Notes:
Model confidence (mean pLDDT): 81 of 100. The RNA shown here (FMN riboswitch aptamer (RFN element)) has 133 nucleotides and comes from an Anaerolineaceae bacterium. Its Rfam family is "FMN riboswitch aptamer (RFN element)". From the family's description: The RFN element is a highly conserved domain that is found frequently in the 5'-untranslated regions of prokaryotic mRNAs that encode for flavin mononucleotide (FMN) biosynthesis and transport proteins. It was read from a public genome assembly, where an Rfam model found it.
């Protein structure tokens, strides 16, 4: 006093406003009227985990978190998402304009944004703590 070990805390946001109405239910001269009804469907809003980067990213790369197999378990495989043109610099698919695109799994009138699992877990940050040449 490093890496390392152990312990402790933190560790994500997001449907404003209208449209339509499957469908449910009163009522009815049986033709129809009303009422409730999709943050999921249409317009239109509205969010972007960590770490790396010649210069800041939700889409460039990689973890994580989801799903699957394999094991007692650790761990390991695999599957699964999205970007373009300008400009300005030494340097940006991260900056500034601008136009486009993605987003697990169960539940419900089909879900990134409601409810669930989740007062959970985890990349990973702070911080102590122990300690070898």
């Nucleotide at each position: 006093a490093a890496a390392g070990u152990c312990c402790u805390u933190c560790a994500g946001g997001g449907c404003a406003g209208g449209g339509u109405g499957a469908g449910a239910g009163a009522g009815u001269a049986c033709g129809c009227u009303c009422u409730c009804a999709a943050u999921u469907c249409c317009c239109g809003a509205u969010c972007g985990g960590u770490g790396g980067u010649g210069a800041u990213a939700a889409c460039c790369c990689a973890c994580a978190a989801g799903c699957g197999c394999u094991g007692c378990a650790a761990u390991g495989c695999g599957c699964a998402g999205a970007u373009c043109c300008g400009g300005u610099g030494a340097a940006a698919u991260u900056c500034c304009g601008g136009g486009g695109u993605c987003g697990a799994c169960g539940g419900u009138a089909c879900a990134g944004u409601c409810c669930g699992g989740a007062u959970a877990a985890a990349a990973g940050a702070a911080g102590g703590u122990u300690u070898a040449a």
The organism belongs to Anaerolineaceae, within Bacteria.